Source information: Predicted 3D model of a 547-nucleotide part of an RNA (small-subunit ribosomal RNA, 5' domain) from Candidatus Desulfarcum epimagneticum. Rfam family: Bacterial small subunit ribosomal RNA. Rfam links the family to the GO terms ribosome and structural constituent of ribosome. Its mean pLDDT, the model's own confidence on a scale to 100, is 82. Lineage of the source: Bacteria > Pseudomonadati > Thermodesulfobacteriota > Desulfobacteria > Candidatus Desulfarcum.

Context: one part of a larger RNA
């Protein structure tokens, strides 16, 4: 000089984009951050309203509306993603670039085949009971796309036989037989050609949806390698599942992954082992460039989720807002026992120089659920503080010399502030205030028209196109236009040298500056005021760190 997630002094007009606990992974008080389906099921209130009866005239009974809603339950998906923080990790964590013939994928997408025909439960619900609570337990009923059993199945799996081509270790292609094994769930909408009962409904038909199975895709993941990855030698040795084998097991899968026997290895000065210290990259700062430092925001991957453990469920966790089990703290308690986990957005006390609202909204994007209206989203998109940073405007232009009046000053002649003000003539950005007043909004979804598919149909449905309706948190915000008016809008840090910018007047090695050199002991261009002056400017110094 540059540059910071800054912080501290003095100042402070507007706007725009951004950023904003760096320290206690310290401890949380309150509210919300993940639900969702009735086109999977069974049951299903009230308050309140209107009628009707009864009478004790304001009460009790029944119907109907509310309403097949609400809030429960069983059941399916989804909660493994989305947000956070970096504790711990020097690792195959990340990087980068291969492997998997060692391997799994829900949902998605295209192919192909079925989707037959039984059963037993059990929630809610009702009953009884224990408990303070928190929850739990007995009896009886009931449904399913929930559960279990049989049946049929294959180019799937095993075993056993078989042909031949490539290969890389259990592999691709192909090709004969035989045997064993293992699927399924239905709903919704519409018709009645077909079958079935008989004058329209089905267990039928069609049309979407689902379910079961086989392949291949696409997306994720999950092991394996090579080479790159901080500082100590004032750590020099280090290991017994330890190295390798065989044989069992165990995984989605290869392996000491694990267990038993066998041998006796493995590694290390090309730095094992130990210690410290750190999340890692693209990247960011500086720098002509090699290089040095970093690793906030935004992007990828790891890891953590009060501290340890540990498995369940599941396509995927060994799971931030699941479970269990042990510690610590915190709270409730009838002393028997329970309940919690902001490193999710806000917020609160603490540490600390030092970091924000207990805000609006699902209008857009994007995600979960739903056929679909819609729910749910503290993701996100807004708006609110903060000169924390970038960028942009302004704070007035023109003329104006009796060089006005007053400060400094002076050698007393003047000389500087200064064309600076005053005065005249303009202008209207911003802020004020007065009317208007957007863009982001097209899907979806419903109605209507048409065309195409299917089908027995001119129903339904599905697909395509028009057309018409709805949907804006920000926000009466941007924005434009009147409107009056120079009116509201400049400060900071320095002037001995390095270093742009000089006097004067107090102080007298005091009081004090000081990045360095150094200034002050009676003429201080260095210390304190004043004028003047130089540099940047809504910000200008210091402080700290990096090049």
């Nucleotide at each position: 000089g540059a540059a910071u997630g800054a912080a501290c002094g003095c100042u402070g007009g507007c706007g725009g984009c951004g950023u904003g606990c760096u320290u206690a992974a310290c401890a949380c008080a309150u509210g919300c951050a993940a639900g969702u389906c009735g086109c999977a099921c069974g049951a299903g209130a009230a308050c309140u309203c209107u009628u009707u009866a009864g009478c004790u005239u304001g009460c009790u009974a029944a119907a109907g509306a509310u309403a097949g809603u609400a809030a429960a339950g069983u059941g399916g998906c989804g909660c493994a993603c989305g947000g956070g923080u970096g504790a711990g990790u020097a690792a195959c964590a990340c990087g980068u670039g291969g492997g998997u013939a060692a391997u799994c994928u829900a949902c998605c997408u295209c192919u192909g085949a079925a989707u037959c025909g039984g059963g037993g439960a059990u929630a809610a619900c009702a009953u009884c009971g224990c408990g303070a609570a928190a929850g739990c337990g007995u009896u009886g009923c009931u449904a399913a796309c929930a559960c279990c059993g049989g049946a049929u199945a294959a180019u799937a799996u095993c075993g056993u036989u078989u042909c031949g081509a490539c290969u890389a270790u259990g592999g691709u292609c192909u090709u004969u037989a035989c045997g064993a094994u293992c699927a399924a769930a239905a709903g919704u909408g519409g018709c009645c050609u077909c079958u079935a009962c008989a004058u329209g409904u089905a267990u039928g038909c069609u049309a979407c949806u689902g379910u079961u199975u086989a392949g291949a895709g696409a997306u994720g993941a999950g092991c394996c390698c090579g080479c790159g990855u901080a500082c100590c030698a004032u750590u020099a040795g280090c290991u017994a599942g330890u190295u390798g084998g065989u044989a069992a097991g165990g995984u989605a899968a290869c392996g000491g992954c694990u267990u038993a026997c066998c041998a006796a290895g493995g590694u290390g000065a090309c730095g094992a082992u130990g210690g410290u210290u750190a999340g890692c990259u693209g990247g960011u700062c500086u720098g002509a460039g090699a290089g040095g430092a970093u690793g906030a925001u935004c992007a990828g991957c790891c890891a953590c989720a009060c501290u340890g453990g540990a498995a369940c469920u599941g396509a995927c966790a060994c799971a931030c807002g699941g479970u269990c089990c042990a510690g610590a703290c915190u709270c409730c308690u009838a002393c028997g026992g329970g309940a919690g986990g902001c490193a999710g957005c806000a917020g609160u006390g603490a540490g600390g120089a030092a970091u924000u609202u207990u805000g609006c909204g699902c209008a857009a994007u994007g995600g979960g659920g739903g056929a679909a209206a819609c729910c749910c989203u503290g993701a996100c998109g807004c708006a609110g503080c903060a000169a924390c940073g970038c960028c942009g405007c302004g704070u007035g232009a023109g003329u104006g010399a009796u060089g006005a009046a007053g400060g400094c000053u002076u050698u007393c002649g003047g000389g500087u502030c200064g064309u600076a003000a005053a005065g005249c003539u303009c202008u209207g950005u911003c802020a004020a205030g007065u009317g208007g007043g957007a863009a982001g909004a097209a899907a979806c979804u419903g109605a209507u028209u048409g065309g195409c598919g299917g089908u027995a149909a001119u129903a339904u449905c599905g697909u395509c196109a028009g057309u018409c309706a709805c949907u804006g948190a920000c926000g009466g915000u941007a924005c434009c236009a009147c409107u009056g008016a120079a009116g509201g809008a400049a400060g900071c840090a320095c002037c001995g040298g390095c270093u742009a910018a000089c006097u004067c007047c107090g102080u007298g090695c005091c009081a004090g500056c000081a990045g360095c050199c150094g200034c002050g002991g009676u003429a201080a261009c260095a210390c304190g005021g004043g004028g003047g002056g130089u540099g940047c400017a809504a910000g200008c110094g210091u402080u700290a760190u990096u090049c």